[in-house]
Context: one part of a larger RNA
RNA sequence: AUUGAACGCUGGCGGCAGGCUUUAGACAUGCAAGUCGGACGGUAACAUGCUCUUCGGGGUGAUGACGAGUGGCGGACGGGUGAGUAAUGUAUAGGUAGCUACCUAGUAGUGGGGGACAACUUAGGGAAACUUAAGCUAAUACCGCAUGUAACCUUACGAGGGAAAGGAGGCUUUCGGGCUUUCGCUAUUAGAUGUGCCUAUAUUGGAUUAGCUAGUUGGUGGGGUAAAGGCUCACCAAGGCGACGAUCCAUAGCUGGUCUGAGAGGAUGGACAGCCACACUGGGACUGAGACACGGCCCAGACUUCUACGGGAGGCAGCAGUCGGGAAUAUUGGGCAAUGGGGGCAACCCUGACCCAGCCAUGCCGCGUGUGUGAAGAAGGCCUUAGGGUUGUAAAGCACUUUUAGUAAGGAGGAAAGGGUAAUAGUUAAUACCUAUUAUCUGUGACGUUACUUACAGAAACAGCACCGGCAAACUCCGUGCCAGCAGCCGCGGUAAUACGGAGGGUGCAAGCGUUAAUC
Numbered sequence: 001a002u003u004g005a006a007c008g009c010u011g012g013c014g015g016c017a018g019g020c021u022u023u024a025g026a027c028a029u030g031c032a033a034g035u036c037g038g039a040c041g042g043u044a045a046c047a048u049g050c051u052c053u054u055c056g057g058g059g060u061g062a063u064g065a066c067g068a069g070u071g072g073c074g075g076a077c078g079g080g081u082g083a084g085u086a087a088u089g090u091a092u093a094g095g096u097a098g099c100u101a102c103c104u105a106g107u108a109g110u111g112g113g114g115g116a117c118a119a120c121u122u123a124g125g126g127a128a129a130c131u132u133a134a135g136c137u138a139a140u141a142c143c144g145c146a147u148g149u150a151a152c153c154u155u156a157c158g159a160g161g162g163a164a165a166g167g168a169g170g171c172u173u174u175c176g177g178g179c180u181u182u183c184g185c186u187a188u189u190a191g192a193u194g195u196g197c198c199u200a201u202a203u204u205g206g207a208u209u210a211g212c213u214a215g216u217u218g219g220u221g222g223g224g225u226a227a228a229g230g231c232u233c234a235c236c237a238a239g240g241c242g243a244c245g246a247u248c249c250a251u252a253g254c255u256g257g258u259c260u261g262a263g264a265g266g267a268u269g270g271a272c273a274g275c276c277a278c279a280c281u282g283g284g285a286c287u288g289a290g291a292c293a294c295g296g297c298c299c300a301g302a303c304u305u306c307u308a309c310g311g312g313a314g315g316c317a318g319c320a321g322u323c324g325g326g327a328a329u330a331u332u333g334g335g336c337a338a339u340g341g342g343g344g345c346a347a348c349c350c351u352g353a354c355c356c357a358g359c360c361a362u363g364c365c366g367c368g369u370g371u372g373u374g375a376a377g378a379a380g381g382c383c384u385u386a387g388g389g390u391u392g393u394a395a396a397g398c399a400c401u402u403u404u405a406g407u408a409a410g411g412a413g414g415a416a417a418g419g420g421u422a423a424u425a426g427u428u429a430a431u432a433c434c435u436a437u438u439a440u441c442u443g444u445g446a447c448g449u450u451a452c453u454u455a456c457a458g459a460a461a462c463a464g465c466a467c468c469g470g471c472a473a474a475c476u477c478c479g480u481g482c483c484a485g486c487a488g489c490c491g492c493g494g495u496a497a498u499a500c501g502g503a504g505g506g507u508g509c510a511a512g513c514g515u516u517a518a519u520c
Stems, first nucleotide, its partner, number of pairs: 001519003005516005012367006018360002020325001025323003029320003034073003039070002042066002046064003049060004080278003089203008098195002103191008111145001113143002120135006152161003166183001168181005204250003211241003216238008253275004257268004280301005303314004331357001333356003339353001340351004370400004380391004404461001406456005414447001418442009464509005469490003475504005485492002
């Protein structure tokens, strides 16, 4: 000088930050990932319309909407933690044998069919979780067929392979359909982004760890992967690593950075940001563009829990919160108003991400606890050589001010959006629809009794802590008498202690001051 600090005494306000470093211990409760009816069959609630009514109510998906279900996208992001990991990691610099949903740009298409399964109904089983059988049905769910010139893949120029699905708005209709716009879908090329893999160098301590290695090192061939590769397998060869420290053991997430220091270095990796790893413990795959998946699945284990004993359920290292551990670390708060994310054409819905508020002097910074005047140098305290000295302009008194806190009133900005109307332009057959721009009206704030401003009253409500032998700024008296005690080091104390305890005085910091711990 510093700290994610703790402890003791004390404590006025505000801004900005930070807040389980220990048991990766166990967790009650609530919330943290949904959304789309403009994919689908439909209708359990609510509302509207129509209708019946005995006025209680009933019917009707027709409409707004929508529980459960099929389907799509998202649950691989965001959030947490640092157990493991000394290199399958990270940092820096390169590389390629790869993949990449959504997004951007280009090219070509989007024809014609089929059979199911949920929901539902019926009949069962079970305490429950759940489940069985039969029947019915739709789709952007599923499966064939057609269309291959180019591009793509395999082969190597002969050939072969592989796709498709519609929906909504508008106009028209001979109710068969047609036109057109927007959003989709399929194939493919390129980009962007993300990601996989490879190489080099660097990356803690121990030699009281010196040898390690059989898929081991290399080759050939099969397999496998999105992809190179002993990644895997068969055969062949006998290699490969190591005192420039292999192997083994211990410790540890890495970095940008942070602290300190003149620097070189040393220590460190909390907050924020990048990467990695993990998700009760161990293992495994499925789905998918992407996982071997925190709030998905299966198996095993430990633990908790329900049970009708046959069988089930669970995973806070998400946000709060509880117990335990500990010197020690906060609210079972508000809101999606902003920023961002998921879904949706959109309106909008969801979002413990986030934005805010609450608690804590934990830190940094700012402000205040008054200002001027005032000598009878008051009283009191302490000291005294008893004259006085000191506390001390300090107080009182007089004259002012009102920051902050208090009361009252006013009051920005964070708001951009979204919706209605009109005009213009684009698109189009079109004055629909849709998109863009402009104008105008409307309109969204958790914080919030916001920041800020003004008024009011009154010095009114606001100072402590450590030290005073030397180091090291600051001295006297009383008490004690090697006792009681102090102490970072030297050392004080045994009857005149500036070193112990108290008092007066002083010194240093100040809403803090000291102590302890830790680093330089």
Small-subunit ribosomal RNA, 5' domain from an uncultured bacterium, 520 nucleotides, folded computationally.